This is a predicted structure of a 77-nucleotide RNA (transfer RNA) from an Oscillospiraceae bacterium. Model confidence (mean pLDDT): 80 of 100. Its Rfam family is "tRNA". Rfam's curators write: Transfer RNA (tRNA) molecules are approximately 80 nucleotides in length.
RNA sequence: GCGCCCGUAGCUCAGUUGGAUAGAGCGCACGCCUCCUAAGCGUGAGGUCACCGGUUCAAAUCCGUUCGGGCGCGCCA
Repeated sequence: GCGCCCGUAGCUCAGUUGGAUAGAGCGCACGCCUCCUAAGCGUGAGGUCACCGGUUCAAAUCCGUUCGGGCGCGCCA
């Protein structure tokens, strides 16, 4: 330098034939239970879906640039 894949909650991820209020598990806060803690049960908070632009009535999803990560290939006096 070229090609491919990935980026969604604090963490691990699902969701990509465009359309429902954007979800799960773990973690966190509170409550119940308990002598207390843990476990268990319940409730809740937490997201500009990497960034910018485009297409569309409508974009996490499609297209392009950029940034970051991973893999492979190439080059290297």